[in-house]
RNA sequence: GGGUCCGUAGCUUAGUCUGGCAGAGCAUUGGUCUUAUACACCAAGGGUCGGAGGUCCAAAUCCUCCCGGACCCA
Numbered sequence: 001g002g003g004u005c006c007g008u009a010g011c012u013u014a015g016u017c018u019g020g021c022a023g024a025g026c027a028u029u030g031g032u033c034u035u036a037u038a039c040a041c042c043a044a045g046g047g048u049c050g051g052a053g054g055u056c057c058a059a060a061u062c063c064u065c066c067c068g069g070a071c072c073c074a
Stems, first nucleotide, its partner, number of pairs: 001073007010026004020057001028044005050066005
């Protein structure tokens, strides 16, 4: 230098192909329970979906560029 893949909540990640309310588990907080803690159960908070631009009525999803990471080729 060229190519492929990945980037979504504090962590692990689904959803992308086929555009239509951003989800799950763990963790955190509150409550029930307990003498108390833990477990269990219930509830809540937490995301400008890596960044910018474009297409579209509508973009995590499609297109372009850039950033970061992994691998392959040279």

The RNA shown here (transfer RNA) has 74 nucleotides and comes from an archaeon.
The sequence is in RNAcentral, with records from ENA.